[in-house]
Predicted 3D model of a 95-nucleotide RNA (Glycine riboswitch aptamer) from Oscillibacter sp. 1-3. The RNAcentral record of the sequence draws on Rfam and Ribocentre. Model confidence (mean pLDDT): 79 of 100. It matches the Rfam family "Glycine riboswitch aptamer". The literature on the family includes a 2004 paper in Science by Mandal et al., "A glycine-dependent riboswitch that uses cooperative binding to control gene expression". Gene Ontology term of the family: glycine biosynthetic process. RNAcentral records the identical sequence in 2 taxa. Taxonomically the source falls in Oscillibacter (Bacteria, Bacillota, Eubacteriales, Oscillospiraceae).

RNA sequence: GGAUGUGGCUCUGGAGAAACCCGGCAGAGCCGGGUACCGAAGGUGCAAGGCGGAAUACCGCUGAAUCUCUCAGGUAAAAGGACAGAGCGGACGUU
Numbered sequence: 001g002g003a004u005g006u007g008g009c010u011c012u013g014g015a016g017a018a019a020c021c022c023g024g025c026a027g028a029g030c031c032g033g034g035u036a037c038c039g040a041a042g043g044u045g046c047a048a049g050g051c052g053g054a055a056u057a058c059c060g061c062u063g064a065a066u067c068u069c070u071c072a073g074g075u076a077a078a079a080g081g082a083c084a085g086a087g088c089g090g091a092c093g094u095u
Base pairs, nucleotide, nucleotide: 002095003094004093005092006091008088009087010086011085012084013083018035020034021033022032023031024030025029036075037074038073042071043069045067049062050061051060052059053058
């Protein structure tokens, strides 16, 4: 210096599910209670495999997700949004 990976910033695209029901307040709105539902912020759990204990059986550790659970969050619009594309800069790693 080049390539490449991770991550940061900007722009663009980006799904799902009750604008639910009841009560209170003068009340668009706010507060309280109630079920139903969604999964693509975040979070939970785990397979094969690997490692170890001692030897196939047994035990322990590690072990992914867009799977799973729905804790959190969400169920008109707005906001958010995994992920993807483009760009920027030059932080970290590999070569």